This is a predicted structure of a 100-nucleotide RNA (c-di-GMP-I riboswitch aptamer) from Paenibacillus hemerocallicola. The source organism's lineage runs through Bacteria, Bacillati, Bacilli, Caryophanales and Paenibacillus.
[in-house]
RNA sequence: UCACGAUAACGGCAAACCCGGCGAAAGCCGGCGACGCAAAGCUAAAGGGGCUAAAGUCUUAGGUCGCGAGAAACGACGGACAUGCCAGCCAGCUGCCGAA
Numbered sequence: 001u002c003a004c005g006a007u008a009a010c011g012g013c014a015a016a017c018c019c020g021g022c023g024a025a026a027g028c029c030g031g032c033g034a035c036g037c038a039a040a041g042c043u044a045a046a047g048g049g050g051c052u053a054a055a056g057u058c059u060u061a062g063g064u065c066g067c068g069a070g071a072a073a074c075g076a077c078g079g080a081c082a083u084g085c086c087a088g089c090c091a092g093c094u095g096c097c098g099a100a
Stems, first nucleotide, its partner, number of pairs: 004098002012037002018031005035088001041093003047090002049086003056081004063077004
């Protein structure tokens, strides 16, 4: 230096539950609390993967219903889509310590 990671040292972070706040939701922030973590530090502006769908767009010979002469238009419900999120899923970048 590159790997590697101990029942080592100095220290660090903090899952779930509960409480308060933000949000449509996913989720985030604060408190409490420790399940765990050697990167549980940073990156979601462009690698993969996952979560959510309020608004918006789409839904073609409308998927269903209503209205209607008529699936022509309109409305409701349903469905799809990230522009919203997650790094404590993998990944990338950076970094403390030093037994074997």